The part of an RNA shown here (large-subunit ribosomal RNA, domain I) has 530 nucleotides and comes from Prochlorococcus sp. AG-402-K04. Model confidence (mean pLDDT): 85 of 100. The sequence was found in a public genome assembly. It matches the Rfam family "Bacterial large subunit ribosomal RNA".
Context: one part of a larger RNA
RNA sequence: GGCUCAUGGCGGAUACCUUGGCACACAGAGGCGAUGAAGGACGUGGUUACCUGCGAUAUGUCUCGGGGAGCUGGAUACACGCUUUGAUCCGGGAAUUUCCGAAUGGGGCAACCCUUAGUACGGCCAGCUGAAUAUAUAGGCUGGCACGAGCCAACCCAGCGAACUGAAACAUCUUAGUAGCUGGAGGAAAGGAAAGUAAAUAACGACUCCCUAAGUAGCGGCGAGCGAACGGGGAAUAGCCCAAACCGAUAGUUUCGACUAUCGGGGUUGUGGGACAGAAACGUGGACUAACAAACCUAGAAGAAGCGCUUGAAUGGCGCGCCAUAGAGGGUGAAAGCCCCGUAAUCGAAAGGAGAGUUAGCCUAUCUGUAUCCCGAGUAGCACGGAGCACGUGGAAUUCCGUGUGAAUCUACGAGGACCACCUCGUAAGGCUAAGUACUCCUGUGUGACCGAUAGUGAAACAGUACCGUGAGGGAAAGGUGAAAAGAACCCCGGGAGGGGAGUGAAAUAGAACAUGAAACCAUGAGCCU
Numbered sequence: 001g002g003c004u005c006a007u008g009g010c011g012g013a014u015a016c017c018u019u020g021g022c023a024c025a026c027a028g029a030g031g032c033g034a035u036g037a038a039g040g041a042c043g044u045g046g047u048u049a050c051c052u053g054c055g056a057u058a059u060g061u062c063u064c065g066g067g068g069a070g071c072u073g074g075a076u077a078c079a080c081g082c083u084u085u086g087a088u089c090c091g092g093g094a095a096u097u098u099c100c101g102a103a104u105g106g107g108g109c110a111a112c113c114c115u116u117a118g119u120a121c122g123g124c125c126a127g128c129u130g131a132a133u134a135u136a137u138a139g140g141c142u143g144g145c146a147c148g149a150g151c152c153a154a155c156c157c158a159g160c161g162a163a164c165u166g167a168a169a170c171a172u173c174u175u176a177g178u179a180g181c182u183g184g185a186g187g188a189a190a191g192g193a194a195a196g197u198a199a200a201u202a203a204c205g206a207c208u209c210c211c212u213a214a215g216u217a218g219c220g221g222c223g224a225g226c227g228a229a230c231g232g233g234g235a236a237u238a239g240c241c242c243a244a245a246c247c248g249a250u251a252g253u254u255u256c257g258a259c260u261a262u263c264g265g266g267g268u269u270g271u272g273g274g275a276c277a278g279a280a281a282c283g284u285g286g287a288c289u290a291a292c293a294a295a296c297c298u299a300g301a302a303g304a305a306g307c308g309c310u311u312g313a314a315u316g317g318c319g320c321g322c323c324a325u326a327g328a329g330g331g332u333g334a335a336a337g338c339c340c341c342g343u344a345a346u347c348g349a350a351a352g353g354a355g356a357g358u359u360a361g362c363c364u365a366u367c368u369g370u371a372u373c374c375c376g377a378g379u380a381g382c383a384c385g386g387a388g389c390a391c392g393u394g395g396a397a398u399u400c401c402g403u404g405u406g407a408a409u410c411u412a413c414g415a416g417g418a419c420c421a422c423c424u425c426g427u428a429a430g431g432c433u434a435a436g437u438a439c440u441c442c443u444g445u446g447u448g449a450c451c452g453a454u455a456g457u458g459a460a461a462c463a464g465u466a467c468c469g470u471g472a473g474g475g476a477a478a479g480g481u482g483a484a485a486a487g488a489a490c491c492c493c494g495g496g497a498g499g500g501g502a503g504u505g506a507a508a509u510a511g512a513a514c515a516u517g518a519a520a521c522c523a524u525g526a527g528c529c530u
Base pairs, nucleotide, nucleotide: 001529002528003527004526005525006524007523008522009521016480017479020451021450022448023447024446025445026444027443028442029440030439031151032150039100040099041098042055043054044053046078047077050074051073061094062093063092064091065090066089070082071081105114106113107112115118121148122147123145124144125143126142127141128140129139155186156184157183158182159181160180166173170221196204197203208235209234210233211232212231218226219225239432240431241430242376246265247264248263249262250261251260252259253258270410272375273374274373275372276369277368278367279366285363286362288361289360290359291358292357296353297352298351300347301346306320307319308318309317310316321338322337323327329341330340331339381405382404383403384402385401386400387399391417412427413426414425415424416423467474468473487514490501491500492499493498
């Protein structure tokens, strides 16, 4: 020096565990905010650095309920105290709620300064004024209302709108109307009661969503790729209101014929409807308003049945029992239906929420006739230029926009993929509409061939922290003594660190650098070889 074995050190793998995560299901909630939010700053405790709670009434105040013996947050110390005259704690309601922040009296380098103190700005209402410009209007001033403003995860609608990429290059095309930006709204949003779909002499009957039709018909430098609809099967179902004709009231204008504006009645349709003329009915329904109001939610109550031996400890084993509408689960010194919390079945609200339903109000139908009148206009259509439709201009309908042009009123008009005829279907140019559908920042319950500390959230722990960066931003590591601190009094060596005894404990090679404790690596001892 090497090899082997043994004993240690270092190290923290492995198996075990779980306070934390992940995914989903069902139900709830789907908003908060000028009555000052979200988010913060600074304070607040007897001692208080941090977190949590709270706000100068400051780890809290009042009240109404629940509950019944301890309490004084995490937090383990000391002290002062509170509590069966019911505390702490749990739930409903109320009070207080500094300063910043939309921040709103003015300013400002947020949490500050100034100020005889003010809803700043916008909107709406009323009054007073008041230009160019005569009436007027714009504008201004004053008062009132407290309507808007800001925040918020995804879902929704609309406006604007890429590129990398693919086409094995690239330009039409694709990526994609995606990402991104902006505006707006709701618990959903959007859409929606046919100028429909279709068919060839058959039919269906608002919209939305799912399965299918179907990778079909088509589109396409006919490349890459893009890609329907009808129909069928389901989910859920719900239909309505105006404009006009006509009648009336009020006001204004008037050439006295009437006209205009506002309001009330009337009326709402495609087997065309209504006005108009005549006849007839009092019921049915409602998505609207108000009052009352069951279940339910926000604390809870009660809840069966076991002992002995073994052991450090029994829930294991052995022995003998019991309950069960309860043998879900968790805890307890090892593995518990009967030890504890619970579980099954049952019961419960002073206050707040929610609201099935009931009552009242309000709204709400028909038939016959046909002369006249009405039936949404710079609209439909057309030309040109675009967009969007699965459809890239194509034979390109249908839909929307820009410029120009520009109809018809039922003997009418539109559509059925250029266009025309016939036929069929429908009635545009006004509006509203629940459910079925999408999502989950959040609350409750439950589940998992989900993870188990290099995993699972970045974060099991005081983590968006420490740290890095001027900044936008980036972004960690770090869990386990023991059943119980019983956390090692006392003695010895040492300056201490550390150790040896003693003691605790089932165990101290469980001693806080603490459960298990692999390997690499480092030692010590023994054996063998050189």